[in-house]
Context: one part of a larger RNA
């Protein structure tokens, strides 16, 4: 030196990405215990005091000797009520630094994000803000349901029936959920266009029985083959209406008020419709460590405003929220060798000889 402990003077996180590790807390029983709160909670909040052993005495348990009384003489009752004992408690007093004398056995508060809680997850690098979740909707299904597996038979759904059953979104709870159906989906309608296979066959084409001939060949019924016009022909698109807790979307420029700034106002172009409410440098803010305030002797993080929102924002949910969280951040106490900065001791190694 490496490792597992143990112990440190003074300081006391100064270490570090971050109190990571380590320390401190710690049982029990008495006192007390705040902000918020959905009234359950929050709480073991905090933050205080007792604890050992000898002895004496008090209260209330439990057992019930010996005595005494009764008479039905019994393994009877009835009174008193020794002794041993439990559990509470008051007092004196004894030891040691130390009495839950070991050992097991919470540190604690206070801001904010995120998810409501419990619960699931990446067997073997992620346990969470990520999934479920109760609670919202909205949608599709009348039973041989709808959906789903099977080539079928068949079966599940369910020996259930719209308070059910299946798809999808959303996530307790509270206050709420604005505007846009122009695209794309989905419902719904049947006037018009447009349209398959089919039906239909106007016409051509091929062949030839005959006809004609210059004998080279032309024509060319009827049948057979093939081609094939018009017309007729659904659902779908076209098209008309709905529908957003249905995929989704939710502006530009110019001017203007009696310091100045700003712009309640006005003009215009555009668009389906132009972001309401709430919220805001945010798990989102490039410029950025914005700028003001707080806490620090100094804070790129926090925490609180502010709003110029690169590029929040209302079931791809907006905003709040008590309780929960091996969650993420920030600050405090109390604690330490985490560090100033090291030292020492025990034990296993390594190392040297055997």
């Nucleotide at each position: 030196c490496u490792c597992u402990g143990g112990c440190u003077a003074a300081g006391g996180a100064a270490c570090u990405c971050g109190g990571c590790a380590a320390a401190a807390u710690g049982a029990c029983c008495c006192c007390g215990u705040a902000a918020g709160u959905u009234c359950g909670c929050g709480a073991g909040a905090a933050g205080g005091g007792g604890u050992g052993c000898u002895c004496c005495g008090a209260u209330c348990g439990g057992u019930g000797a010996a005595g005494u009384a009764a008479c039905u003489u019994g393994c009877u009752u009835u009174c008193c009520g020794a002794g041993c004992u439990g559990a509470u408690u008051g007092g004196a007093g004894c030891c040691g630094c130390a009495g839950a004398g070991a050992a097991a056995u919470g540190a604690g508060g206070g801001g904010g994000g995120c998810g409501a809680c419990u619960g699931u997850u990446u067997a073997c690098u992620a346990a969470a803000a990520a999934c479920a979740u109760a609670g919202g909707g909205c949608u599709c299904u009348g039973c041989u349901a709808a959906g789903u597996c099977g080539c079928a038979a068949g079966a599940c759904g369910a020996u259930g029936u719209a308070u059910a059953g299946g798809g999808c979104c959303u996530g307790a709870c509270g206050c709420c959920u604005g505007c846009c159906c122009g695209g794309u989906g989905c419902c719904g309608g049947a006037a018009g266009g447009u349209u398959a296979a089919g039906g239909g066959g106007u016409g051509g084409u091929g062949u030839u029985a005959g006809u004609c001939u210059u004998c080279g060949g032309a024509c060319g019924a009827a049948g057979c083959a093939c081609u094939g016009a018009a017309c007729c022909g659904a659902a779908g698109c076209c098209c008309c209406g709905g529908u957003a807790a249905a995929c989704g979307g939710c502006g530009g420029c110019c001017g203007u008020a009696a310091c100045u700034a700003u712009a309640a106002c006005g003009g215009u172009c555009c668009u389906a419709a132009g972001g309401u409410a709430g919220c805001g440098a945010a798990a989102u803010u490039c410029c950025u460590u914005g700028u003001c305030g707080g806490g620090u002797a100094a804070g790129u993080u926090c925490c609180g405003a502010c709003c110029u929102g690169c590029a929040c924002g209302a079931a791809u949910g907006g905003c709040g929220u008590a309780a929960c969280g091996a969650u993420c951040u920030c600050c405090c106490u109390a604690c330490u060798g985490u560090c100033u900065c090291a030292g020492c001791c025990a034990g296993a190694g390594a190392c040297u000889c055997a």